[in-house]
Predicted 3D model of a 530-nucleotide part of an RNA (small-subunit ribosomal RNA, 5' domain) from Haemophilus influenzae. Taxonomically the source falls in Haemophilus (Bacteria, Pseudomonadota, Gammaproteobacteria, Pasteurellaceae). Model confidence (mean pLDDT): 87 of 100. The RNAcentral record of the full RNA draws on ENA.
Context: one part of a larger RNA
RNA sequence: GAUUGAACGCUGGCGGCAGGCUUAACACAUGCAAGUCGAACGGUAGCAGGAGAAAGCUUGCUUUCUUGCUGACGAGUGGCGGACGGGUGAGUAAUGCUUGGGAAUCUGGCUUAUGGAGGGGGAUAACGACGGGAAACUGUCGCUAAUACCGCGUAUUAUCGGAAGAUGAAAGUGCGGGACUGAGAGGCCGCAUGCCAUAGGAUGAGCCCAAGUGGGAUUAGGUAGUUGGUGGGGUAAAUGCCUACCAAGCCUGCGAUCUCUAGCUGGUCUGAGAGGAUGACCAGCCACACUGGAACUGAGACACGGUCCAGACUCCUACGGGAGGCAGCAGUGGGGAAUAUUGCGCAAUGGGGGGAACCCUGACGCAGCCAUGCCGCGUGAAUGAAGAAGGCCUUCGGGUUGUAAAGUUCUUUCGGUAUUGAGGAAGGUUGAUGUGUUAAUAGCACAUCAAAUUGACGUUAAAUACAGAAGAAGCACCGGCUAACUCCGUGCCAGCAGCCGCGGUAAUACGGAGGGUGCGAGCGUUAAUC
Numbered sequence: 001g002a003u004u005g006a007a008c009g010c011u012g013g014c015g016g017c018a019g020g021c022u023u024a025a026c027a028c029a030u031g032c033a034a035g036u037c038g039a040a041c042g043g044u045a046g047c048a049g050g051a052g053a054a055a056g057c058u059u060g061c062u063u064u065c066u067u068g069c070u071g072a073c074g075a076g077u078g079g080c081g082g083a084c085g086g087g088u089g090a091g092u093a094a095u096g097c098u099u100g101g102g103a104a105u106c107u108g109g110c111u112u113a114u115g116g117a118g119g120g121g122g123a124u125a126a127c128g129a130c131g132g133g134a135a136a137c138u139g140u141c142g143c144u145a146a147u148a149c150c151g152c153g154u155a156u157u158a159u160c161g162g163a164a165g166a167u168g169a170a171a172g173u174g175c176g177g178g179a180c181u182g183a184g185a186g187g188c189c190g191c192a193u194g195c196c197a198u199a200g201g202a203u204g205a206g207c208c209c210a211a212g213u214g215g216g217a218u219u220a221g222g223u224a225g226u227u228g229g230u231g232g233g234g235u236a237a238a239u240g241c242c243u244a245c246c247a248a249g250c251c252u253g254c255g256a257u258c259u260c261u262a263g264c265u266g267g268u269c270u271g272a273g274a275g276g277a278u279g280a281c282c283a284g285c286c287a288c289a290c291u292g293g294a295a296c297u298g299a300g301a302c303a304c305g306g307u308c309c310a311g312a313c314u315c316c317u318a319c320g321g322g323a324g325g326c327a328g329c330a331g332u333g334g335g336g337a338a339u340a341u342u343g344c345g346c347a348a349u350g351g352g353g354g355g356a357a358c359c360c361u362g363a364c365g366c367a368g369c370c371a372u373g374c375c376g377c378g379u380g381a382a383u384g385a386a387g388a389a390g391g392c393c394u395u396c397g398g399g400u401u402g403u404a405a406a407g408u409u410c411u412u413u414c415g416g417u418a419u420u421g422a423g424g425a426a427g428g429u430u431g432a433u434g435u436g437u438u439a440a441u442a443g444c445a446c447a448u449c450a451a452a453u454u455g456a457c458g459u460u461a462a463a464u465a466c467a468g469a470a471g472a473a474g475c476a477c478c479g480g481c482u483a484a485c486u487c488c489g490u491g492c493c494a495g496c497a498g499c500c501g502c503g504g505u506a507a508u509a510c511g512g513a514g515g516g517u518g519c520g521a522g523c524g525u526u527a528a529u530c
Base pairs, nucleotide, nucleotide: 001530002529003528004527006526007525008524009523010522013377014376015375016374017373018372019370020369021335026333027332028331030330031329032328035080036079037078040077041076043073044072047071048070049069050067051066052065053064054063055062056061057060087288088287089286096213097212098211099210100209101208102207105205106204110201111200112199113198114197115196116195118152120150121149127142128141129140130139131138132137158167159166160165172193173192174191175190176189177188180187181186214260215259216258221251222250223249226248227247228246229245230244231243232242233241263285264284265283266282267278268277269276270275290311291310292309293308294307313324314323315322316321341367343366344365345364349363350361351360352359353358380410381409382408383407390401391400392399393398414471416466417465418464419463420462424457427453429451430450431449432448433447434446435445436444437443474519475518476517477516478515479500480499481498485514486513487512488511489510495502496501
């Protein structure tokens, strides 16, 4: 000199863009952060509507009852999603990361293609009845549905096998309809969507190898599943991954083992570069989710807001037993030099579910707080010498503050008040027309046109008008390094200090004042890096 996720002191007008627990991976009150689908299902607790019945009278309303008939929908079965998104850096010096290779793999949803979706069965929740328990929850009996579950049939380029052969699947739902059929539901036909098998693609993930990736030798030897082989097991998959047997290997001074420290990278800071330091924010990878262990489900987890076991802690309890996990967003206590609101909204972008409308989304978009940083703007402009007054200095002549002020003439950024007012809105809905599908002017899909609409921010940005210089300057320094000097006070005292050093009676070095210098909504100090 540059820099910082900074802190502290003094000071503080506005805006834009960023950033904001570096410490206790300490403990957490409260609220929210993952749901959704009735176009899978039985249904109907609540709301609304319809239909039927009854009663009341104010004779066209009100009340009551019945009915899932309809819109919808609590709880439940079922599907998809809770493996993403969000947080943190404890652990990990290599099961990690970075770069470059590799072969023995899986992959829901998406996509391309081929073929198929036949016929049956038994349950079970909800519900009802009776119970247990303080609660959490739970037992017995009975009824019922499915895109839940299980067989049978069928079987390709699937699996096993040398072959012969053997084994292995499925599910419907919604909308519409001219003939034909049926008492009706429907059959039947069409469209959409879903389902099964197989082969690819894409994406994602798992695995292996090499090189690189901290300190310590006051750590020199380490290793028995250890190194290799064979048989067996196991995995989606290669492999001591596991196991039995056999051999005795394997790593190591190019640092094994042990120990301390540490998430890694793109990057960031500095530097002419080489290098050094660093890994906040943003992005990629990894690891973790009270501590330790385990598996289940699933395409995917050994799963932050799932399950089980053990432990510590907290809470409830009728003492028998139970409940919980903010390193999600806010917020609280604690620790600390130190780090924000228990805000608004799903309008946009993205994600989950759904055919869609839509619902959910503390992701995200915004707002609030903080000069924490960077950038921009302002705090007025021109004129004005009687060089006013006052202050300070003085050789008492004057000098300086100083065109500075006052005065005169202007302007109105920002701020204030009022009015107008973009863009962020694409879509979706309704209607009409056309095209495709089709037997069809249903329905569905697409395109065009029209209409009424969808904004948290928001009193938005911006523009216009109004008033009035009106509301807006400090901080550090002035002995040398280093730009900037005098007076007073003090008297080796009080004090200053980054280094050299100042102070013991004229201190440009302490304290104050006047003046000056530097930077400026900041300026200094401290800490840290180059």